This is a predicted structure of a 126-nucleotide RNA (FMN riboswitch aptamer (RFN element)). Its mean pLDDT, the model's own confidence on a scale to 100, is 78.

[in-house]
RNA sequence: AAAUAUCUUCAGGGCGAGGUGCAAUUCCUCACCGGUGGUUACAGCCCACGAGCCAAAGAUAAUCUUUGCGCAGAUUCGGUGUGAUUCCGAAGCCGACGGUUACAGUCCGGACGGAAGAAGAAAACA
Repeated sequence: AAAUAUCUUCAGGGCGAGGUGCAAUUCCUCACCGGUGGUUACAGCCCACGAGCCAAAGAUAAUCUUUGCGCAGAUUCGGUGUGAUUCCGAAGCCGACGGUUACAGUCCGGACGGAAGAAGAAAACA
């Protein structure tokens, strides 16, 4: 220095004001939020991954595993620069499932869960 196996810790933010109404943090006006890795340069909307849902197959005491171009999202213009859909300026857009006196990115729930991944510890061998 590299590879292998083990263990530990960490790993998601946001409804404030007004309006209508029997009823809305769910509708309307304004407001607020942005996981992980990559990318010549900093990304919610470029590429990929994770979480969630669905289907099929397999195993199980619970339930879990595997598979899938499956479902579920979004950006342009101008400027600087060697280089930016990432920075600066401007104007936009998007947000699983179940629940609810009324339709939810922001409330409640699965979840004191799981996880992309990040950091660290110690050991043996060559």